[in-house]
RNA sequence: UCCCCGAAAAGGCACACCCCGCGAAAGCGGGGGUCGCAAAGCCAAGGGUCUAACGGAAGUCUCCAGGACUUCCCACGACAGCCGGCUGCCGAG
Numbered sequence: 001u002c003c004c005c006g007a008a009a010a011g012g013c014a015c016a017c018c019c020c021g022c023g024a025a026a027g028c029g030g031g032g033g034u035c036g037c038a039a040a041g042c043c044a045a046g047g048g049u050c051u052a053a054c055g056g057a058a059g060u061c062u063c064c065a066g067g068a069c070u071u072c073c074c075a076c077g078a079c080a081g082c083c084g085g086c087u088g089c090c091g092a093g
Stems, first nucleotide, its partner, number of pairs: 004093001005091002012037002017032006035081001041086003046083002048079003055073007
């Protein structure tokens, strides 16, 4: 110095939930909070999962309109604290 590994030390992040804001939603940002995490740091054109505004198909309703409602499909929308990829602090063994 590197690899495995994760004792110790110094620290770090922040689940659920609550408040405010953004968004059609999934979800995201900020504050509080501390379930947990050795990468809970970064990456969404590897896999997987979630939402379905717009759009498409079918149907129902009646005030017949650029109308309302229901079901299904749809992601270059979202999630990395799902797997995965990349990088990294410390150093008992």

A computed fold for a 93-nucleotide RNA from a Coriobacteriia bacterium, annotated as c-di-GMP-I riboswitch aptamer. Rfam family: c-di-GMP-I riboswitch aptamer. Rfam links the family to the GO term cyclic-di-GMP binding. The organism belongs to Coriobacteriia, within Bacteria. Model confidence (mean pLDDT): 87 of 100. It was read from a public genome assembly, where an Rfam model found it.